[in-house]
């Protein structure tokens, strides 16, 4: 100097619907059973402290991490 941080992992997400996917967990179908496959379900202080704004995960600023 430059990117970065959002669910247990990988990762989306225009200032304005309830923050969403995929894995993964749990429950159930299917099978003589396992896996695979289907269906339901579960899952968040959006790193943190402030600003702007009617309204911040978004945009600015300091701070930590990588």
């Nucleotide at each position: 100097g430059u990117c970065u941080a959002u669910a247990g992992c990988u990762c989306a997400g225009c200032g304005g619907u309830u923050a969403g996917a995929g894995c993964g967990g749990c429950c159930g179908g299917c099978u003589c059973a396992u896996a695979a496959c289907c269906g339901g379900u579960u899952g968040g202080u959006c790193c943190u402290c402030g600003g702007u704004u009617c309204a911040a995960a978004u945009c600015c600023g300091g701070g930590u991490g990588g």
Background:
This is a predicted structure of a 66-nucleotide RNA (transfer RNA) from a marine eukaryotic metagenome. The coordinates come from a structure-prediction model, not an experiment, and the mean pLDDT is 82. Its Rfam family is "tRNA". About the family: Transfer RNA (tRNA) molecules are approximately 80 nucleotides in length.